The part of an RNA shown here (large-subunit ribosomal RNA, domain II) has 740 nucleotides and comes from a Candidatus Kuenenbacteria bacterium. The organism belongs to Candidatus Kueneniibacteriota, within Bacteria. The prediction has a mean pLDDT of 82.
[in-house]
Context: one part of a larger RNA
RNA sequence: GCCAACGAGUUUAUUUAUGUUACUUGUUUAAUCCCCUUAAGGGGGAGAAGGCAAAGGGAAACCGAGUCUUAAACGGGCGUAUACCUUUUUAAUAUUAUUGGCUUGACCUUUAAGUCAAUAAUAUUGAAAUGGUAAGGUAGCAUGGAUAAAACCCGAAACCAGGCGAGCUAACCAUGGACAGGAUGAACCCUGAGUAAAAUCAGGAGGAGGUCCGAACCCACCAGCCGUGCAACACUGGGGGAUGAGCCGUGGCUAGGGGUGAAAUUCCAAUCGAGCUUGGUAAUAGCUGGUUCUCCUCGAAAUAGCUUAUGGGCUAGCGUCUUUUGUUCACAUCCAGGGGUAGAGCACUGGAAGGAAGUGGAGUGGUUCGCCAUAUCCCUUUCUAUCAAACUCCGAAUACUGGGUGUUUAUAAAAAGGCAGUAAGACUACGGGGGCUAAGCUUCGUCAGUCAAAAGGGGAACAGCCCACAAUCUUAGGUUAAGGUCCCCAAAUCUACGUUAAGUGUGAAAGGUAGUGGAUUUUCUUAUACAACUAGGAGGUUGGCUUAGAAGCAGCCACCCUUUAAAGAAAGCGUAAUAGCUCACUAGUCAAGAAUUUCUGCGCCGAAAAUUUAUCGGGGCUCAAACGUAGUACCGAAACUAAGGGCUCCGACGCAAGUCGGAGCGGUAGAGGAGUAUUCUAUAUUUGAUGAAGUCGUUUCGUGAGGAACGGUGGAGGAUAUAGAAGUAAGAAUGUUGGC
Numbered sequence: 001g002c003c004a005a006c007g008a009g010u011u012u013a014u015u016u017a018u019g020u021u022a023c024u025u026g027u028u029u030a031a032u033c034c035c036c037u038u039a040a041g042g043g044g045g046a047g048a049a050g051g052c053a054a055a056g057g058g059a060a061a062c063c064g065a066g067u068c069u070u071a072a073a074c075g076g077g078c079g080u081a082u083a084c085c086u087u088u089u090u091a092a093u094a095u096u097a098u099u100g101g102c103u104u105g106a107c108c109u110u111u112a113a114g115u116c117a118a119u120a121a122u123a124u125u126g127a128a129a130u131g132g133u134a135a136g137g138u139a140g141c142a143u144g145g146a147u148a149a150a151a152c153c154c155g156a157a158a159c160c161a162g163g164c165g166a167g168c169u170a171a172c173c174a175u176g177g178a179c180a181g182g183a184u185g186a187a188c189c190c191u192g193a194g195u196a197a198a199a200u201c202a203g204g205a206g207g208a209g210g211u212c213c214g215a216a217c218c219c220a221c222c223a224g225c226c227g228u229g230c231a232a233c234a235c236u237g238g239g240g241g242a243u244g245a246g247c248c249g250u251g252g253c254u255a256g257g258g259g260u261g262a263a264a265u266u267c268c269a270a271u272c273g274a275g276c277u278u279g280g281u282a283a284u285a286g287c288u289g290g291u292u293c294u295c296c297u298c299g300a301a302a303u304a305g306c307u308u309a310u311g312g313g314c315u316a317g318c319g320u321c322u323u324u325u326g327u328u329c330a331c332a333u334c335c336a337g338g339g340g341u342a343g344a345g346c347a348c349u350g351g352a353a354g355g356a357a358g359u360g361g362a363g364u365g366g367u368u369c370g371c372c373a374u375a376u377c378c379c380u381u382u383c384u385a386u387c388a389a390a391c392u393c394c395g396a397a398u399a400c401u402g403g404g405u406g407u408u409u410a411u412a413a414a415a416a417g418g419c420a421g422u423a424a425g426a427c428u429a430c431g432g433g434g435g436c437u438a439a440g441c442u443u444c445g446u447c448a449g450u451c452a453a454a455a456g457g458g459g460a461a462c463a464g465c466c467c468a469c470a471a472u473c474u475u476a477g478g479u480u481a482a483g484g485u486c487c488c489c490a491a492a493u494c495u496a497c498g499u500u501a502a503g504u505g506u507g508a509a510a511g512g513u514a515g516u517g518g519a520u521u522u523u524c525u526u527a528u529a530c531a532a533c534u535a536g537g538a539g540g541u542u543g544g545c546u547u548a549g550a551a552g553c554a555g556c557c558a559c560c561c562u563u564u565a566a567a568g569a570a571a572g573c574g575u576a577a578u579a580g581c582u583c584a585c586u587a588g589u590c591a592a593g594a595a596u597u598u599c600u601g602c603g604c605c606g607a608a609a610a611u612u613u614a615u616c617g618g619g620g621c622u623c624a625a626a627c628g629u630a631g632u633a634c635c636g637a638a639a640c641u642a643a644g645g646g647c648u649c650c651g652a653c654g655c656a657a658g659u660c661g662g663a664g665c666g667g668u669a670g671a672g673g674a675g676u677a678u679u680c681u682a683u684a685u686u687u688g689a690u691g692a693a694g695u696c697g698u699u700u701c702g703u704g705a706g707g708a709a710c711g712g713u714g715g716a717g718g719a720u721a722u723a724g725a726a727g728u729a730a731g732a733a734u735g736u737u738g739g740c
Base pairs, nucleotide, nucleotide: 001740002739003738004737005736006735011149012148013147014146015145016144017143018142019141020140021139022138023137024136026052027051028050032046033045034044035043036042037040056063057062066078067077068076069075082134083133084132085131087129088128089127090126091125092124093123094122095121096120097119098118099117100116101115102114103113104112106110152290153289155287159280160279161278162277163276164275170254172252173251174250175249176248177247179244181213182212183211184209189204190203191202192201193200217241218240219239221238222237223236224235256272258268259267265274293675294674295673296672297671298670303316304315305314306313307312317422318421319419320418321417322416323415324414325413328412330407331406332405333404334403335402336401337400343394344392345391349388350387351386353384354383355382356381357380358379360378361377362376363374364373365372366371425451426450427449428448429446430445431444432443433442434441456467457466458465472645473644474643475642477641478640479639483635484634485633486619487618488617492632494631495630496629497628498627499626505621511605512604513603515602516601517600518599519598522595523594524593532589533588534587535586536585538562539561540560543557544556545555568583571582572581573580646665647664648663649662650661651660652659653658676729678726679725680724681723682722683721684720685719686718687717694713695712696711697710698709699708700707701706
């Protein structure tokens, strides 16, 4: 790792809601006792002790359909409920019928109208009784929650108690053992020298030492090697101590809130900031992981307040289910409101620019000390042009509130109750704050959109962008959306008119641009423009001054006159100064447009990065397959539509089954509904050696979980129906056990 088996919302008590059953002369027994039997999770009976309910109000005394509040309530709070159906009796009213009486008119056989009484029938209303239903009550059962318990399952590090450990290691006690060889040569002593005696010196002898060198032995400083090892610390080569605070054996002693420690939080059996083991114990875990069959309906939240709270809770908001109300909701339109935002403005509060005025103040200068002047500064007034989230003389659109009307069968809204989940949100658009008008940044708002919880088409790929009022199922049906139509790749190498030459398109700014298209302003021009070429461009004069010089051309002043077709007291180059070369200006040649302003379309430069072209998805594209304008076709989705099927809900009909019509059926957390399968029990019916269960396969039925038939294998039990009870469904938990 794979396979198999096992593996997680259980049980009890109390309580609440819903469903259902029984009773409702309210209901129910508890402990306990008795009886029966097929002896079990069995059945029947006795037992009103108690509980809940039938009345509430008040803190209570207490009062009571009322009570509390208060001195007392005009009051106020909390309370005080029955409804429907059947049958019978009875009363009233109305209508009709019959009979009788009375009045009136026709008319005298009788009939019509009105009125009164009686009887009968029908209808309505009221009262009483009987039975029933609903509501309400009690008890049982089931299901959903809550609380207490291990409480859906697995999981700590820890805490406490009792024991077991010093055969490892630390210290100590007792008793023992071992330390090759070599070196050094202390004290004491002897002899000699020496001295007054000593001291002292020399030689000998001697054999001290946490002495020296170095094996055994002990240690562990360096390097290599090993590092799924020979080894849970070894090996190899060097290294340190090696008569000592040394090393080693045996026996003993110290114990966990403790011991021991030449002290390192070191050691106390490969375990040590508190050993190991058993128990308390299924400790607790606001944390992580896991939590097992199917189909159907609806379907969130990532917000607010509080919280030793911020990855947890409680309440509200948003979901679902039940009951009730029955259009209250939403949208459209009309009417009526309040506002101080956007914008705008400067009337207030402040900011900030320029000018003017002032018998203003300061400074400076002058002064006849009376005052005057001002390229300064401040103040005041005024003019011009302005700025503001915490300015407003003004002031929208929307939004919000109230009312009227209209639209919608199934929608929405509201109330009460059961059950939740959520309270980490993300991007996009718009309005703001923070930041750098940075961020795939952060934080608010919009009942914004999408994702979350949404698949499909487009965007090369790409939760949050575009399309889709967005997926119930089937169809090699149809029409479209966004986006596209040369090939990859479905559909135009489409039509018309332009633009671009940069592969711009297919990345970028300030700034630059006689690239090119369009519009436009003002001029010149066959009396010849613009450009080019030919010729002229002169005289007074070297103007005056300055200067060494200054002659058009260093500088200052002036800038006239003449001849002319025209020619500056000179626009530039040049010389020491002259000279020289151009220009302005003029004529000729030539021949038809030329110059200029502003706006604008598309381009060009600006343009440097790291594995590989790499800033069109690629190929590739130039009257495009680029860009602009206009147009017509076509392609293109799970959208719409066509045909058929399924399910849910609503309406009508129906006893029901169902039929007809209509609306709907994406979905995470989650709520609700209906089912499948497994084991066992009860009752009934069945099946099996002419082959049960199990197992392998084929066919078949069901939306599905699943079911059935047949054949092989197998060799003894099994199935169905209706109920009941659960050790009731496996792919995940670094799951557990076994196998490979």